[in-house]
Formats: sequence, C1' cells, structure tokens
RNA sequence: GCCUUAUCAAGAGUGGCUGAGGGACAGGCCCUGUGAAGCCCGACAACCUGCUUAAAAAGCAAGGUGCCAAAUCCUGCGGAAAACAACCGAGAGAUAGGGA
Repeated sequence: GCCUUAUCAAGAGUGGCUGAGGGACAGGCCCUGUGAAGCCCGACAACCUGCUUAAAAAGCAAGGUGCCAAAUCCUGCGGAAAACAACCGAGAGAUAGGGA
C1' cells in the first nucleotide's frame, strides 16, 4: 500500500525550544511574528490492552495508539429535471481493531 468493521457536532496549554508557514487533495473560507509547522513537556479521550465482575454492553487504570482553531472548517457525487440555504445518503479522508 490492499480488504474489512467501528467511530468522526463532545474533550484537551497564558508551558519550554525554535522561527514561517499551516488547515489531506481541488475550489473556497480561514488560522498564523499577540508566533505557523516541528521537537519536548503537559493535557484530553478511551479503540486495543490490563484489572474488578459469574459475565458484561457496567466500572477503574492508562501500557500501545490517537488527539489538543473552526462539524473531518465548508463544498466536491447523488436525492436535485427550476434552484439548493438547511437536510439525508454516498464518496474521499482520518483514527483504531481485525485480516490476506
């Protein structure tokens, strides 16, 4: 990288180093020297894991991950043969578990 299952409107920094980009892609719209990305520390969460339990879908912990602007920031394809603000679904993407 591929297949599959689940979740994606909650939550989380007045910290240190550093110094210009970042929000997957495209179009928008935003964030950013009142400090982007990255690293460290810290926090949040609880998928796997461990423990409690007869067993748990319940509770506790936090070892492996993950995550810490905006709904996955919005849209992208369809419902839509007027149009599409809102809505529903799909796709794409992200994360975790499993598999070939």
Molecule: SAM riboswitch aptamer (S box leader)